[in-house]
Context: one part of a larger RNA
């Protein structure tokens, strides 16, 4: 000097208490262990690994396994030789395919000193060499996870100590904050904090179409006609800064209250992540040192696998009803998508969906709501709850749903009456519900990302648990 204490003092955090829904038990989804397996491809391990890499495994993806096949290779440069084309297409044969073998038509490379001369292409050959998701993340760049948006970590001069080091940055106060005032052997300075950026909430002002409709006409309809007032759109200002009153403190930061405000003390939310720490993750994004393969640990192709299944965990979804289930009626978003696409009306079908195909390269057409609401019914049951699971017929998408895809009907109706020990999330437009969109995609969601509608309860208070921040004290630890 640090690091550590069931030392001590101060101070944070949904850490605890105070609430509110959950997990643990059911049944499925989905991951991961373990077993199985010809393979069940590889990585990810406490928090920080387990709906993670995967924004989507029928096939391909793909990296595995089994058969079959190929060796200058599917992919790049160079060498020497021969062809002038390539490329597209019709069709037979053998095979699972790849691939080998024949076969029809369409084209018949550019430039030119006319010399295969130069340039492309295409074929054999020949080595040099491709190629490798093989190995090492404990050789590595880059990139990301975690303490932690936690308030820290430093530097120069100076002064102090024989040195390692110290001061500063400790103290007294204040903050979300080493913020900021005050002190003071310090004086300043640099990463960080905080501002600047974005975005939501108030007004103005420019703009008025695809958007609006107050007023005048018209209409089934903002439909036209006219108007930008409003609402909205999307640029450009304004506004909040402890700026004004009070009170309180050291006359300072500043804290408590109170006007005016749409907003008030960081308004809400996002991006933004010091120095470092775990020889954290990644060699399978990518790059890249070294070691391995080279007729194979490279390529290609069918077909199976990654979807297996006595069990164990994780993380989710549906429920176990009556604040609910059905049936009838019937409102109101936002944010985003859309041409090999959205696809409306309109017809068929009980449904999924099918035919037709306006309108839309979109503030124009579209995809597009739910829950709440109002009426009826069920009356506490394993039920008109719940929907696993099965049977069976069908839609779609695709070369193809047998292993293995979603959905639809009719029919079936497991378990399961709130869940032990034990644990999570959350302080307000939050959590709890309810639905919507989008990425990735032929086709597939209870995942992820995101978006609005309904919308709470609680915090007295820091003794305890967990984590962290300063100072101090001890130590057989570095």
């Nucleotide at each position: 000097u640090g690091a550590c204490g069931g030392g001590g003092g101060c101070c944070c955090g949904c850490a605890c208490a105070a609430g509110c829904g959950g997990u643990g038990g059911a049944g499925c989804a989905u991951g991961u262990g373990g077993u199985u397996u010809a393979a069940u491809u590889c990585g990810a391990a406490g928090c920080a690994a387990c709906g993670c890499g995967c924004a989507g495994a029928a096939c391909c993806u793909u990296a595995c396994c089994a058969a079959c096949c190929c060796u200058u290779g599917a992919c790049a440069u160079c060498c020497u030789g021969a062809u002038c084309g390539c490329g597209a297409u019709u069709a037979c044969c053998a095979g699972a395919g790849a691939u080998g073998g024949u076969u029809u038509u369409c084209u018949u490379c550019a430039g030119u000193u006319c010399g295969g001369c130069u340039g492309g292409a295409u074929c054999a050959g020949u080595g040099a060499c491709a190629g490798g998701u093989g190995u090492u993340g404990c050789a590595u760049g880059g990139c990301u996870g975690u303490c932690g948006u936690c308030a820290g970590c430093u530097c120069g001069u100076g002064u102090c100590g024989u040195g390692a080091g110290a001061u500063g940055u400790u103290g007294g106060g204040u903050u979300a904050a080493g913020u900021c005032c005050c002190g003071c052997a310090a004086c300043g300075a640099g990463c960080g904090c905080a501002a600047c950026c974005c975005u939501c909430g108030c007004c103005u002002u420019u703009a008025g179409u695809u958007g609006c409709c107050a007023u005048c006409a018209u209409u089934u309809a903002g439909u036209u006609g006219g108007g930008c007032a409003c609402u909205c759109u999307a640029g450009a200002g304004g506004g909040a800064c402890u700026g004004c009153c009070g009170g309180u403190g050291a006359u300072a930061a500043g804290c408590c209250g109170g006007a005016g405000g749409a907003a008030g003390g960081u308004g809400g939310g996002g991006a933004u992540g010091a120095c470092g720490u775990c020889a954290a993750g990644u060699c399978c994004u990518c790059a890249u040192g070294g070691c391995c393969c080279u007729u194979a640990u490279g390529g290609g192709u069918u077909g199976g696998g990654c979807u297996a299944c006595a069990c164990a965990c994780g993380u989710g979804c549906u429920a176990c009803a009556a604040u609910g289930g059905c049936g009838g009626c019937g409102a109101c978003a936002g944010a985003g998508g859309g041409c090999a696409g959205c696809g409306a009306c309109c017809c068929c079908g009980c449904g999924a969906g099918g035919g037709u195909g306006a309108g839309c390269u979109a503030a124009u057409c579209u995809c597009c709501a739910a829950a709440a609401g109002c009426c009826g019914u069920c009356u506490c049951a394993g039920u008109u709850c719940g929907g696993a699971u099965u049977g069976u017929u069908c839609u779609c998408u695709g070369c193809a749903a047998c292993u293995c895809g979603a959905g639809a009907g009719c029919a079936u109706g497991a378990a399961g009456g709130u869940g032990g020990a034990a644990u999570c999330g959350c302080u307000a437009g939050u959590a709890a519900u309810c639905g919507c969109a989008g990425a990735a995609c032929a086709g597939c969601a209870u995942g992820c990302u995101g978006c609005g509608g309904u919308g709470a309860a609680u915090a007295c208070g820091u003794u305890c648990c967990c984590g962290g921040g300063c100072c101090u004290u001890g130590u057989a630890c570095a």
RNAcentral holds the full RNA, with entries from ENA and SILVA. This is a predicted structure of a 478-nucleotide part of an RNA (small-subunit ribosomal RNA, 3' major domain) from an Alphaproteobacteria bacterium. NCBI's taxonomy places the organism under Bacteria, Pseudomonadati, Pseudomonadota, Alphaproteobacteria.